[in-house]
RNA sequence: CAGCGUUCUCAGGGCGGGGUGAAACUCCCCACCGGCGGUAUCGAGGCAACUCGGAGCCCGCGAGCGCCUCCGCAAAUCGCGGAGGGUCAGCAGACCCGGUGAGAGGCCGGGGCCGACGGUUAAAGUCCGGAUGGAAGAGAGCAACC
Numbered sequence: 001c002a003g004c005g006u007u008c009u010c011a012g013g014g015c016g017g018g019g020u021g022a023a024a025c026u027c028c029c030c031a032c033c034g035g036c037g038g039u040a041u042c043g044a045g046g047c048a049a050c051u052c053g054g055a056g057c058c059c060g061c062g063a064g065c066g067c068c069u070c071c072g073c074a075a076a077u078c079g080c081g082g083a084g085g086g087u088c089a090g091c092a093g094a095c096c097c098g099g100u101g102a103g104a105g106g107c108c109g110g111g112g113c114c115g116a117c118g119g120u121u122a123a124a125g126u127c128c129g130g131a132u133g134g135a136a137g138a139g140a141g142c143a144a145c146c
Base pairs, nucleotide, nucleotide: 005142006141007140008139009138010137016030017029018028019027031126032125033115034114035061036060037059038058042053043052044051045050056113057112064091065090066088067085068084069083070082071081072080073079095111096110097109098108099107117129118128119127
């Protein structure tokens, strides 16, 4: 400096026991779970260069709701349904203490905290539903170029 196209596949876990009650996997007590990329004072391998693994709460991302656009119905611009956008970043998330160390947000020890929307004989991270969906991204093939 140029290029960065296309196809396919894959891509989320968890209520077990007890209590109350007419009714709770929703409340209370004890439990259980942790998407994707990055980072890496940790671990494994190697003589080394380096390779591989390693965070729910450190930096970002994703799905959902909201928001916006379009369509249909309705009609009072506010309601209902459907399709789309990912620009907006509103809901929107959560970590401290001690130790080691040059340095801890990550290691060791301990104690905490967080978890869309709609539904439900009763309030849900764990049940049911949208979802045989979508998607951060991971991998493979092809094309092009070197």